Notes
Large-subunit ribosomal RNA, domain VI from a metagenome, 249 nucleotides, folded computationally.
Context: one part of a larger RNA
RNA sequence: CGUUGGAAGAUUGAGAGGGUCUGACUUUAGUACGAGAGGACCGAGUUGGACGUACCGCUGGUGCAUCUGUUGUCCUGCCAAGGGCAUGGCAGAGUAGCCAAGUACGGAAGGGAUAAACGCUGAAAGCAUCUAAGUGUGAAACCCUCCUCAAGAUGAGUCUUCCAUUGAGAUUCGUCAUAGACGAUGACGUUGAUAGGCUACAGGUCUAAAAGUGGUAACACCCAGCCGAGUAGUACUAAUGAAUCGAAA
Numbered sequence: 001c002g003u004u005g006g007a008a009g010a011u012u013g014a015g016a017g018g019g020u021c022u023g024a025c026u027u028u029a030g031u032a033c034g035a036g037a038g039g040a041c042c043g044a045g046u047u048g049g050a051c052g053u054a055c056c057g058c059u060g061g062u063g064c065a066u067c068u069g070u071u072g073u074c075c076u077g078c079c080a081a082g083g084g085c086a087u088g089g090c091a092g093a094g095u096a097g098c099c100a101a102g103u104a105c106g107g108a109a110g111g112g113a114u115a116a117a118c119g120c121u122g123a124a125a126g127c128a129u130c131u132a133a134g135u136g137u138g139a140a141a142c143c144c145u146c147c148u149c150a151a152g153a154u155g156a157g158u159c160u161u162c163c164a165u166u167g168a169g170a171u172u173c174g175u176c177a178u179a180g181a182c183g184a185u186g187a188c189g190u191u192g193a194u195a196g197g198c199u200a201c202a203g204g205u206c207u208a209a210a211a212g213u214g215g216u217a218a219c220a221c222c223c224a225g226c227c228g229a230g231u232a233g234u235a236c237u238a239a240u241g242a243a244u245c246g247a248a249a
Base pairs, nucleotide, nucleotide: 001152005163006162007161008160009159010158011157015149016148017147018146021049022048023047024046025045026044027043033038051106052105053104054103055102059100060099061098062097066093067092068091069090070089071086072085073084074083075082076081110144111143112142117137118136119135120134169245170244171243172242173189174188175187176186177185194238195237196236197234198233199232200231201230203227204226205225212221213220214219
């Protein structure tokens, strides 16, 4: 821009893409078969590999400043307590998030039409013949079934509701994140928990001794302080005021 008034929401599916994998074991059954040696089809079940999707409760990784320890040096006048720099100075842990080596799930089953192949009926050709007329069975291939996208499908579809300049709806703007290079997307804007702050909790780190709890014991839990992202509550702060676009007959 179009979709022939303008919007908001919900959809159909033409079409496109993905997926389609496979082993071993048990059983049927040492059965059928076979002189024996050996040794099944069909069916039922269990458990793997690789691949894929999702997720972070568990196991772990990371977690550039969350906690602690600590070296050198400079600074805050000194002590103490801190700060800067030295690969985050080094080291030990580690929340959220992200992630796999972790967890869950998937390939199934079924239908249709077929290939090779195997048939039925059956003439040409009094027989025979799966084929000529007719009619079946039959594969991971094909079309559906499963998952994703999808009406620019210009063939532009469908449904519901709203609006008629007394304005439906949208945007600018602001607070943001389940989104993100920017746009975009999504949440919220006082009729408010959107972000920050505060409070509580979870969680992390971690102090001398003791007590307590668990353990035969080693030890673990508990524990002050500090704490980024977590969960909830709370209008204290900021989401003000407003403007713009916007539809025929």

Its Rfam family is "Bacterial large subunit ribosomal RNA". RNAcentral holds the full RNA, with entries from SILVA.